The RNA shown here (transfer RNA) has 72 nucleotides and comes from a Geminocystaceae cyanobacterium. The sequence is in RNAcentral, with records from ENA. Model confidence (mean pLDDT): 80 of 100. Lineage of the source: Bacteria > Bacillati > Cyanobacteriota > Cyanophyceae > Geminocystaceae.
[in-house]
RNA sequence: UCAGAUAUAGCUCAGAGGUAGAGCAUUUGCCUGUAACGCAAACUGUCAUGGGUUCGACUCCCAUUUUCUUAA
Numbered sequence: 001u002c003a004g005a006u007a008u009a010g011c012u013c014a015g016a017g018g019u020a021g022a023g024c025a026u027u028u029g030c031c032u033g034u035a036a037c038g039c040a041a042a043c044u045g046u047c048a049u050g051g052g053u054u055c056g057a058c059u060c061c062c063a064u065u066u067u068c069u070u071a072a
Stems, first nucleotide, its partner, number of pairs: 001071001003069003007065001010024004018055001026042005048064005
C1' cells in the first nucleotide's frame, strides 16, 4: 500500500429493518446458626464516529477511526 474481518452493559457475546437482550460480575431481599449453593428483584447502553436511504436503522449504503489477519 491492497484485501478481508472487528467495534453492542463492568467482562464474554447474541441481536439478518418494527420496544436493545443473555450469561458472568455488582447491589438488595429471601433461605441458613454463619457462609456457600439456590430463589426473587434491582442496576448498568449516545449500539465506535459522521453522513445517506427508509414511515421506521444495531441491522442497508458511503466516509473516517480502533483492533486483528492475509498478500506485496
It matches the Rfam family "tRNA". Rfam classes the family as a transfer RNA.